[in-house]
Context: one part of a larger RNA
Molecule: small-subunit ribosomal RNA, 5' domain
Organism: metagenome
RNA sequence: GGAUGAACGCUAGCUACAGGCUUAACACAUGCAAGUCGAGGGGAAACGAUAUUGGAAGCUUGCUUCCGAUAGGCGUCGACCGGCGCACGGGUGAGUAACGCGUAUCCAACCUGCCCACCACUUGGGGAUAACCUUGCGAAAGUAAGACUAAUACCCAAUGAUAUCUCUAGAAGACAUCUGAAAGAGAUUAAAGAUUUAUCGGUGAUGGAUGGGGAUGCGUCUGAUUAGCUUGUUGGCGGGGUAACGGCCCACCAAGGCAACGAUCAGUAGGGGUUCUGAGAGGAAGGUCCCCCACAUUGGAACUGAGACACGGUCCAAACUCCUACGGGAGGCAGCAGUGAGGAAUAUUGGUCAAUGGACGAGAGUCUGAACCAGCCAAGCAGCGUGCAGGACGACGGCCCUAUGGGUUGUAAACUGCUUUUAUAGGGGGAUAAAGUGUGCCACGUGUGGCAUAUUGCAGGUACCCUAUGAAUAAGGACCGGCUAAUUCCGUGCCAGCAGCCGCGGUAAUACGGAAGGUCCGGGCGUUAUCC
Numbered sequence: 001g002g003a004u005g006a007a008c009g010c011u012a013g014c015u016a017c018a019g020g021c022u023u024a025a026c027a028c029a030u031g032c033a034a035g036u037c038g039a040g041g042g043g044a045a046a047c048g049a050u051a052u053u054g055g056a057a058g059c060u061u062g063c064u065u066c067c068g069a070u071a072g073g074c075g076u077c078g079a080c081c082g083g084c085g086c087a088c089g090g091g092u093g094a095g096u097a098a099c100g101c102g103u104a105u106c107c108a109a110c111c112u113g114c115c116c117a118c119c120a121c122u123u124g125g126g127g128a129u130a131a132c133c134u135u136g137c138g139a140a141a142g143u144a145a146g147a148c149u150a151a152u153a154c155c156c157a158a159u160g161a162u163a164u165c166u167c168u169a170g171a172a173g174a175c176a177u178c179u180g181a182a183a184g185a186g187a188u189u190a191a192a193g194a195u196u197u198a199u200c201g202g203u204g205a206u207g208g209a210u211g212g213g214g215a216u217g218c219g220u221c222u223g224a225u226u227a228g229c230u231u232g233u234u235g236g237c238g239g240g241g242u243a244a245c246g247g248c249c250c251a252c253c254a255a256g257g258c259a260a261c262g263a264u265c266a267g268u269a270g271g272g273g274u275u276c277u278g279a280g281a282g283g284a285a286g287g288u289c290c291c292c293c294a295c296a297u298u299g300g301a302a303c304u305g306a307g308a309c310a311c312g313g314u315c316c317a318a319a320c321u322c323c324u325a326c327g328g329g330a331g332g333c334a335g336c337a338g339u340g341a342g343g344a345a346u347a348u349u350g351g352u353c354a355a356u357g358g359a360c361g362a363g364a365g366u367c368u369g370a371a372c373c374a375g376c377c378a379a380g381c382a383g384c385g386u387g388c389a390g391g392a393c394g395a396c397g398g399c400c401c402u403a404u405g406g407g408u409u410g411u412a413a414a415c416u417g418c419u420u421u422u423a424u425a426g427g428g429g430g431a432u433a434a435a436g437u438g439u440g441c442c443a444c445g446u447g448u449g450g451c452a453u454a455u456u457g458c459a460g461g462u463a464c465c466c467u468a469u470g471a472a473u474a475a476g477g478a479c480c481g482g483c484u485a486a487u488u489c490c491g492u493g494c495c496a497g498c499a500g501c502c503g504c505g506g507u508a509a510u511a512c513g514g515a516a517g518g519u520c521c522g523g524g525c526g527u528u529a530u531c532c
Base pairs, nucleotide, nucleotide: 001532002531003530004529006528007527008526009525010524013384014383015382017380019377020376021342026340027339028338030337031336032335035084036083037082040081041080043077044076047075048074050071051070052069053068054067055066056065057064058063091295092294093293100220101219102218103217104216105215106214107213110212111211115208116207117206119204120203121202122201123157124156125155126154133146134145135144136143137142163188164187165186166185167184168183172179173178193200194199221267222266223265228258229257230256233255234254235253236252238250239249240248270292271291272290273289274285275284276283277282297318298317299316300315301314320331321330322329323328348374350373351372352371356370357368358367359366360365387418388417389416390415397409398408399407400406401405423469424468425467426466427465428464432459436455437454438453439452440451441450442449443448444447476521477520478519479518480517481502482501483500487516488515489514490513491512497504498503
C1' cells in the first nucleotide's frame, strides 16, 4: 500500500447493486416451512344449490321471507382405504487426513421411479380389511373386541418371451480352470381399471436419456521431543451376502502385509471451483454463489421404497424439557421468522404465489418461509448532491507580527444575477406478462398454431415523466518533530500528558492541552484485529 462476512470512536443527505451469528453442532415459547388426487374407492361430518314436505310471519291467496325435516340425485368434501410425492428443495460444517475431494481412466462386476422410442399384451375368478355402526378399557396419548362393505388395495388361476434358470451346442477371441455368439429343449414368472368414447392409465421385453453405485493412477496440513505397526491382519480355496466386485462376512489353508520415498500415533481441518495479495514465482483464505461430501439432541438399528439406513418417518438406549388422575405419555428450529444464553459483533415472530422452479392432478387448480419482493443495518462497492457566475479602496470579527502600520482568514462573507439534481407539494404513469389460463371458432392433424372473447401484478399508484416553490433540505474526520503532505501563539513545567518506531515534556515545547492557520481524505474519516 492492498484486502475483510469485521468491531469500536466521531460524523452522516439520497439512490442502485450485492452482503449481514466468524462465538455455544448451546437450549428453545409461538406461528408457518409437504402435500396432492373425487377422472382409483366405499362414503357424506361440514358448506352450498336444488327438489319434496311440515310450521310461522307478511299478505298483491299464491308468491316472498324465516325455522325445521327428508333426499349423495348435484356442486363439492372433513376423516378413512388407495396412488404418487415426502430420498427434491432448504439448513449446518460437528465429524472426516479419507478414493472424502480434485483430476484422469475403467466396470466383460452394477442399479435406475417419473421421461422418450419401439414390440407384445391388458383374460377369468376369490377372500379380506379401514371408514361407518355396536360394546369395552384409559386422566390422556391411545387402544381392544364384535358385526358390515369397496377399490387402480391383496390373493389365486390362465396366456406368455428377445426376461430369469437348467441342459445340449460350442463359432470366435493371443495363453486361460476365462469371456462366450447363433441354434435347440425344458422349467418359472404379468396386468387395472376410470370415464364425458376420446383420452388417461396398467403389465412384460428391448434400447435411450437422466441420476446413482463401485474400482484404480496421481495430487491433497503439521509433528520423529511419535519408529516400528498389523491377526480378518496379507493372500489363497470354497461358500454366504449384495444391484454389483471385494475379508464385505464365514469355514479351512498358507504366513504374510505396511514402513525412513515417514508406516503407526498425536494435533489440526469439510474438499474443490474460486477469493485476497504479489511484476511473477509464491504466500494466505475457503464467508456469499456453484459442484461434491458429511450431519440432523447423542449413540445404535432396521422397515418401506426405484432411491433412505430417512432434518419436520419408525424402533431401542442415553441426556434434557414438558404433561399426568403417578398407572403412563409427549418433544427435537444445524428450515423461515423469533426468544434466552454466549459474545467486540450480525436483521422482520413482514407480503405474495404475480413471475421462475418443484410436488400432485386429465385439467381448472391446491400446496410451496424454495423463490420473488418489501423491512432493518454506512457493513461493502458504485453513482448523485450539499449550489453556479459576478463581487475589494480586501468590510466586521478572530489570529499573528518588527504594532498609529501591516499580514492572514479571503472572493470567503455581505450584495447582484442564475439554476433546481435533490427536497416539498400537485398531476400523469402498468416496464417486469403482446407471456400464461378459461371458453368459442378455424387450420394442420392429436397437441400444436391462428383469430375472437373473458381473465391473471405481491412489490405498488412503486420505478419513471411533467409542473410549481425556493439556495431553498444536506460536511465531517484525522493529522501538522522525522519517517510523512501540512506551523505559529498561549497554557503547562520530567507535572499533566503523548507515542506505530526513533522519541517529546525539568520556564521561550513546530512532539502535551487550547486557539488560529494549514495538509490529507470526504458521506465518510480514524483506531484495533487478521492476511499478503